Predicted 3D model of a 1444-nucleotide RNA (small-subunit ribosomal RNA) from an uncultured prokaryote. The prediction has a mean pLDDT of 83. Rfam family: Bacterial small subunit ribosomal RNA.
[in-house]
């Protein structure tokens, strides 16, 4: 796009179609074919008359009669009933189309011409009469008629025969003679009508025959009247159509036969076309009428509303027995997702019958149901902004959309509704009147006739008045926002959407499209070049046969001639009708119709051309193949030969091991191996030559050499003449395992057995070892049989290489091979590129998503294994190729880091501190938890902090701020109760300049919440990592995704430079610019120094000095700059030079693009949620400090490089007034008292390891200090739970510490003290400074982690913590096996055999003609046998597909 369409929702009209696709199921009822009295006899009913009765209103009713008239019901005849009408079982057919034939036929009725229509008989149904049945219906007997039945007569252009002429045959046509045989029906208005014969038309049919259109080879052979012939029979007519006989043929790979499925066409839909689907309505043809056979009448039937018989069903019965076919029109059940009125009428068309009038017509014309469908119409129209309220949305004092939308206002009335008029379709037939012909034909005019239907139509009235839905809005697609859900509920055509901010669910504003419909769902054609003929492919995506030779077939080389088969033109016929397309016209358009015309691509035939292919015929010689002369090779077969090397056996020699491996071990050996050595036997490969070589059709082929095979190249003549090429079936050959028989059997070696290895090890290593690996002979028939690349012929650009020929033993050249790069061009691209995957031609072979499967099932082969053909059901939405760009890899290659190593020194054990797990609690707040958590937020939890818990309390609150109206308090002091918060009592109280100003309480409006989401977010933070990377802009390459720059050599700490370079440049990053640190100058000289000068008992304490230190401000210096070696250059080397300092001097600050949904909503900030007499606030106690345990970070130690005592000595950084505190007193001592100084280079702070001197002597010690008991000082509102610190006393593990592990490369490790910050106080062994003391080792990059850079494989890409296989185990689904049961259609053998044609017989009937009975033959159906074939089910049973 379409549809006989169904199914949601919706629904105002009218015109034209259409309407059981499913059950060819099953029917109730009515109707759907009868008509003719002008063919008959005649009268059952109606009418009319006439006759007679009877009753009486005397012209009206009743009765009887008569067929006498109109007209008729059964009956006999003729005609129709074979048309119409209805389905689509069956049917792969001469059944449809098309196009011929018929010299092989038939045709009522109608139309032409010729002819005749004459005598005569018997009957027989209707009526009557009796029977018999329950009925349908039958007997039986009298009697009658015909257009019904029979016989005679007549007759030919008619049949049949014979004869004769003609013609090419069969055998026709014509002419002629002879013979024989066949006919009639009346009616009647006398006009006709109507019957017979015979030709001939015209319709309608038969019947042959060419071409055309399904599926399956997992159907490959069938076929016995089958094929032909001769005869005869039959028929309307050929013909094995039927019989008898003879022959043995006939169809088939161009699909025979079987299965299966199916009415064919015009035409319909689609489609650019050439297809592809489909076959309803119309129309043509065939089929069929419950199912199966049969025949009868008939011009026509084997007959939808005829018969007869057999089966099934239904119905009726008196049980004896009989009826009946809707696939006719309505209708009814059923079946279904579905498909109408048991309507009206012959007015029209048609049809039958009839002289007509007319009867009959469920054909047909009309109405009725159904938005099924096509076309049309309306559901208003024009103005109207404060852009108006709702509603919805916002960035919310507003603003947007809803929207000119409404309301208002003025027009309009199509269409509904009312009232009124009112059609065409009607013209015949018939009846009247006229004409014309001349006696029935036209022709004119009048008259009669409408089912639809008072229908269309037309006017008139009223008033916008009576009329809009669907469906979808993530993309594909036109059309977004808000709520509620929260991987729920649900959408979905394909991607795909939803796990708290869903434009994709659902719901609303509001937007689209369409529009009396709109969407869903079937179906079919497009797109789909995705069966590719137009118009497809096959190295690697799915796809070249393992190869060959060949049969068939398909193709095929030059030149000439003939012919026309194919090809092209021209004409004729015929391709019905509608339909489609064009013009025009009818219905107010249209849809629909009607009218011309094109078209219908095709089929036959016939003229004509003759290039090209075909055929015939001749000829050539480049294509092929021969012939000769060489040459070449691991080409084949089959014999003979040979030497290395391996086992094995004998014998010497000889002694403890050998063999294997990563390292063992099993093995083998004192019975003497293994290892020399010498004879001997066996078997298999054939070192080196050897190669990027050669040969061969391919599989394959390898020592030497004989023989016989075959084959390639080359030279140069000759000779055949197209003899080629491909190749479906088919045949041969065909690696390696593997089979059968017989041999052989050293070495290797599946199974196998031990040894190992491992968690296992039914592998991998290892010691043995059977098959087999070898021979001979015969199967298999496959391999990643690969160049993954079919065979052949033509053409199309180089270059270098080799291999065998010619050539002169050529570097030349020339032909045939075999490689490698590279042009065009082809290709997705990778690559190919004269040994094409380019261009071109011929012929074969395959494919058409993945999987299920090369698997079932059937055939075929084969001894098996197994091979070859080779599906479906199911299921997914991918499967795959080729390249890019990351990331990995137990690839590579280079390079780097306290990474490993080499070294110090820890930690992991012990004691205690301190964080975190657990666990426990009313709580044990929350939060970080691999490296990136765990002395981490926290740089200080007794209350407070505090987020927890428990218990009392408050409710606009604990600050702030506006605003209203009102008040003068508030607030403080004391008691009371209370754990306090709070609560109650008492007392004592504003300022003013009166404008107000303060103040608290009241009320309102702004609150607050360490609640929840770090996976809604700023901001901030860790970690790759201070690692050297991360990009961009322009050109360029590529179809593209990229990609180059940034790769390559070098160098560097570094994408740090250099040099090369389709590349050139530039950006964040390195680095350098800041800070401190080392060194000099220089200014400037307090609180700081004190060298020389003077005072002082003494202390730079004073007077002075700026000279040194020092402060702290500003310059210098260091850049491979200089020199030598290398290097082109960057640059690197050098115990160089100078220099305080040398190759970034040392330290810090400073972290590219990015990862990790990393961390943090409890720092702070924020989007959404949530609590509001609380998830909010205040208070008093607990808790965060629990404790069987577990880990991490630390302190202290285990001692003699020490411990404890005396005594002595040097820093720096820093803090400080609710502070440091000097001095002096007291205390044993934390401290305490009293008291100078300092707001600080002024004043306050014993630096300790260290030095010396003494003492302990190796021990749980004089080590080590926990732990406990007591007494105490300090802070502070309070130290119980839960500080610190003193002093006495106690005196625990601990004697260097498993597996592992961690820091550090120099002023660093290690070690000693100091100070600061939170801080009242202090759990500080923590943090972050600060100086003093002051090391070891680095060969080096193999190894363990991290990381850079290039390269390489990939099935990864939430990226190796990845993707994935295959069993098990649970569910579903389809599927194939399978002992069985059970159906279905066919075919075969035998039995039986209705009706019925034929045939035969007939002693019954008839006067014949014939019937009636009785047979044969022959079949419908029914038994019954035995195979095949093809379903459905099945216990078990296989495998497959799909589920977290």
């Nucleotide at each position: 796009g379409a549809u006989g369409a169904a199914c949601g929702c919706u629904a105002g009209c009218g015109g034209c179609a259409g309407g059981c696709c499913u059950a060819a199921c099953a029917c109730a009822u009515g109707c759907a074919a009868g008509u003719c009295g002008a063919g008959g006899g005649g009268u059952a009913a109606c009418a009319g008359g006439a006759a007679g009765a009877a009753g009486c209103u005397u012209g009206c009713u009743u009765c009887u009669u008569c067929g006498c008239u109109g007209a008729c019901g059964a009956c006999c005849g003729g005609c129709g009933a074979a048309c119409g009408g209805g389905u689509g079982c069956g049917u792969a057919a001469c059944a449809c189309g098309u196009a011929u034939g018929c010299a092989a036929c038939c045709u009522a009725c109608c139309c032409u011409u010729a002819a005749c229509u004459g005598g005569g008989g018997g009957a027989u149904a209707g009526c009557c009469c009796a029977g018999a049945g329950a009925a349908a219906u039958c007997u039986g007997g009298a009697u009658u008629a015909a257009u019904a039945c029979c016989c005679c007569a007549u007759a030919a252009c008619a049949u049949u025969g014979u004869a004769a002429a003609c013609u090419c045959a069969u055998g026709u046509u014509u002419u002629u003679a002879c013979a024989a045989u066949u006919a009639a029906a009346a009616c009647u208005c006398c006009g006709g009508u109507g019957g017979u014969u015979a030709a001939g038309g015209a319709u309608g049919g038969g019947c042959a025959u060419g071409c055309g259109g399904g599926a399956c080879a997992u159907u490959a052979g069938u076929u016995u009247g089958u094929u032909g012939g001769u005869g005869a029979g039959g028929u309307a007519a050929c013909g094995g159509c039927u019989c008898a006989c003879c022959a043995a043929g006939a169809c088939u790979a161009c699909g025979a036969u079987g299965u299966c499925u199916a009415g064919g066409g015009g035409u319909u839909c689609u489609g650019a076309g050439a297809g592809g689907a489909a076959g309803a309505c119309c129309c043509c043809c065939c089929a069929c009428a419950c199912u199966g056979g049969u025949a009868c009448u008939g011009a026509g039937a084997c007959a939808c509303g005829g018969a007869c018989c057999a089966g099934a069903c239904u119905c009726c019965u008196a049980c004896g027995g009989g009826a009946g076919g809707c696939a006719g029109c309505a209708g009814u059940g059923a079946g279904g997702a579905a498909u109408a009125u048991u309507g009206c009428g012959c007015a029209a068309u048609g049809g039958a019958c009839g002289a007509a009038a007319g009867u009959c017509u469920g054909a047909c014309g009309c109405a009725g149901c159904c938005a099924u469908g096509c076309c049309g119409c309306g559901u208003g129209c024009a103005g109207g902004a404060u852009g108006a309220a709702u509603g919805c949305c916002c960035u919310a004092u507003g603003g947007g959309u809803u929207g000119u939308a409404a309301a208002c206002u003025g027009c309009u009335u199509u269409u509904a509704u009312a009232u009124a008029c009112c059609a065409a379709g009607a013209a015949a037939c018939c009846c009247c009147c006229c004409a014309a012909c001349g006696u029935g034909u036209u022709g004119g005019g009048g008259g009669c006739u409408g089912a639809c239907g008072g229908u269309a139509g037309u006017a008139u009235a009223u008033g916008a008045a009576u009329a809009a839905g669907c469906a979808c809005c993530g993309g594909c697609u036109a059309a977004c926002u808000c709520c509620g859900u929260g991987c729920c509920a649900g959408c979905a055509g394909c991607c795909g959407c939803g796990g708290u901010a869903a434009u994709a669910c659902g719901g609303a504003g509001g937007g689209u499209c369409c529009a009396a419909g709109c969407g869903u769902u079937a179906u079919c054609c497009g797109g789909a070049u995705u069966u590719a003929u137009u118009g497809g492919g096959u190295u690697u995506a799915a796809a070249g046969g393992g190869u060959c030779c060949g049969u068939a077939g398909g193709c095929g080389g030059a030149u000439u001639u003939u012919u026309a088969a194919g090809u092209c033109a021209g004409u004729g016929g015929u391709g019905a009708a509608a339909g489609c397309c064009u013009g025009c016209a009818g219905c107010u358009c249209a849809a629909c119709u009607g009218u011309a015309g094109a078209a219908u691509u095709g089929c036959c035939a016939u003229u004509g051309a003759u290039a090209c292919u075909g055929a015939a015929a001749a000829u050539c010689u480049u294509g092929a193949a021969u012939c000769u002369a060489g040459c070449u090779g691991a080409a084949g077969u089959g014999g003979g030969c040979g030497g290395a090397a391996u086992a094995u056996a004998u014998c010497a020699u000889g002694u403890a091991g050998c063999g294997g491996u990563g390292a063992a071990a099993u093995g083998c050996a004192u019975a003497g191996a293994g290892a020399u050595g010498a004879c001997a036997u066996a078997g298999a490969a054939c070192a080196c030559c050897g190669a990027u070589u050669g040969c061969g059709a391919a599989g394959g082929c390898a020592g030497c050499u004989c023989a016989c095979u075959a084959a390639a190249c080359c030279a140069a003549u000759a000779c055949u003449g197209a003899c080629g090429c491909u190749a479906a079936g088919g045949a041969a050959c065909g690696a390696a395992a593997g089979c059968g028989u017989g041999g052989g059997g050293a070495g290797c070696g599946a199974a196998c057995a031990g040894g190992a290895u491992u968690a296992g090890a039914u592998a991998c290593c290892c010691u043995g070892g059977u098959a087999g690996u070898c021979c001979a002979c015969g199967c298999c028939g496959u391999a990643a049989a690969c160049g993954a690349u079919g065979a052949u012929c033509a053409c199309u650009c180089g270059a270098c290489a080799u291999u065998g020929g010619c050539g002169a033993u050529a570097a030349a050249c020339u032909g045939a091979g075999u490689g490698u790069c590279c042009u065009a061009g082809c290709g997705a691209a990778a690559g190919u590129g004269u040994u094409a995957a380019g261009u071109g031609a011929u012929c074969c072979a395959c494919c058409u998503g993945g999987g299920g499967a090369g698997u079932a099932c059937g055939g075929u082969c084969g001894c098996a294994a197994g091979a070859u053909u080779g599906a479906a059901a199911c299921u997914c939405a991918a499967a795959g190729g080729a390249a890019u760009u990351g990331a990995c890899g137990g690839g590579g290659g280079c390079c780097c880091g306290c990474a490993c190593a080499a070294g110090c020194g820890g930690u992991g054990g012990a004691g205690c501190a301190u964080g975190u797990g657990g666990u426990u609690u009313a709580a044990u707040u929350c939060g970080a938890u691999a490296a990136u958590a765990c002395g981490c937020g926290a740089g200080g939890a007794a209350c407070c902090u505090u987020a927890c818990c428990a218990g009392g309390g408050c409710u606009u609150a604990a600050a702030u701020g506006c605003a209203a109206a009102a008040u003068g308090a508030c607030a403080g002091a004391u008691c009371u109760g209370g754990a306090a918060a709070c609560a109650g009592a008492u007392c004592u109280u504003c300022c003013u300049u009166c404008g107000g100003g303060c103040a608290g309480a009241u009320u309102g409006c702004a609150a607050g919440g360490u609640g929840c989401u770090g996976c809604a977010u700023g901001g901030u933070u860790g970690u790759c990592g201070u690692c050297a990377g991360c990009u961009c802009g322009u050109g360029c390459u590529g179809u593209g995704a990229a990609g180059u720059g940034u790769c390559g050599g070098g160098u560097u700490a570094a994408g740090u430079c250099c040099c090369a370079u389709a590349a050139c440049g530039a950006g964040c990053g390195c680095a350098a610019c800041c800070c401190c640190u080392a060194u000099c100058u220089u200014u400037a000289g307090u609180u700081g120094c004190c060298a020389g000068c003077g005072a002082g008992a003494a202390u730079g304490u004073c007077g002075g000095g700026g000279a040194c230190u020092c402060u702290a401000g500003a310059g210098a210096a260091a850049c491979u700059g200089c020199c030598g070696g290398c290097g082109u250059a960057a640059g690197c080397c050098g115990c160089g030079a100078g220099g305080a300092a040398g190759g970034u001097g040392g330290g810090g600050a400073u972290g590219a693009c990015g990862u990790c949904a990393a961390a943090u909503c409890a720092u702070c900030a924020c989007g959404g949620c949530c609590c509001u007499u609380a998830c909010g606030u205040c208070c008093u106690g607990g808790g965060c400090u629990a404790c069987a345990c577990a880990c991490g970070u630390g302190c202290u130690a285990c001692a003699a490089u020490g411990g404890c005592g005396g005594a002595g000595a040097c820093a720096a950084u820093g803090a400080g007034c609710a502070g440091c505190c000097a001095a002096c007193c007291c205390g044993c001592g934390a401290g305490g008292g009293u008291g100078a100084g300092c707001u600080a280079a002024u004043c306050u702070u014993u630096a300790a390891a260290c030095u010396u001197c003494g003492u302990c002597u190796c021990a749980g010690u004089u080590c080590g200090g926990a732990u406990c008991g007591g007494a105490g000082u300090c802070u502070g509102c309070a130290a119980c739970u839960c500080g610190a610190c003193u002093c006495c006393g106690u005196g625990a593990a601990g004697c260097u510490g498993g597996a592992a592990u961690c820091g550090c490369u120099a002023g660093u490790a290690a070690u000693c003290g100091c100070g600061c910050a939170u801080c009242a106080g202090c759990c500080a062994u923590g943090g972050c400074g600060c100086g003093g003391u002051g090391a070891a080792u680095a060969c080096g990059u193999u190894c363990c982690c991290g990381g850079g850079c290039c390269u390489u494989g990939u099935a990864c890409a939430c990226a190796c913590c990845g993707c994935c296989c295959g069993u098990c185990a649970a569910g579903c689904c389809a599927u194939g096996g399978a002992a069985g049961c059970u159906g279905g259609g066919g075919g075969u053998g035998c039995c039986u055999g209705a009706a019925g044609u034929c045939g035969g017989u007939c002693a019954c009937c008839g006067a014949a003609a014939g019937g009636a009975g009785c047979u044969g033959c022959c079949u419908a159906g029914g038994g019954u046998a035995a195979a095949a074939c093809u379903g459905a089910u099945a216990a078990c049973u296989a495998g497959g597909g799909c589920u977290a």